Record summary: The RNA shown here (transfer RNA) has 75 nucleotides and comes from a Candidatus Rokuibacteriota bacterium. Rfam family: tRNA. Rfam classes the family as a transfer RNA. Rfam links the family to the GO term triplet codon-amino acid adaptor activity. It was read from a public genome assembly. The source organism's lineage runs through Bacteria, Bacteria candidate phyla and Candidatus Rokuibacteriota.

[in-house]
RNA sequence: GCUGGCGUAGCUCAGGGGUAGAGCAACUGCCUUGUAAGCAGUGGGUCAGGGGUUCAAAUCCUCUCGCCAGCGCCA
Numbered sequence: 001g002c003u004g005g006c007g008u009a010g011c012u013c014a015g016g017g018g019u020a021g022a023g024c025a026a027c028u029g030c031c032u033u034g035u036a037a038g039c040a041g042u043g044g045g046u047c048a049g050g051g052g053u054u055c056a057a058a059u060c061c062u063c064u065c066g067c068c069a070g071c072g073c074c075a
Stems, first nucleotide, its partner, number of pairs: 001071007010024004018055001026042005048064005
């Protein structure tokens, strides 16, 4: 350099046009003599970034950035 995959909550991931979600973690309460466990609840998002298509985009198209893998080049 070329090709492909990936980027969504603090972490691991789902969702591939029609209200952004789960588990774990965090916080609050209940329970307990107390801690852990358990139960109930709460908060947490520029969906990597720009542009485009659409009534409507995390999702489709395009460019850029980052990560991973494969291939190639180094006179």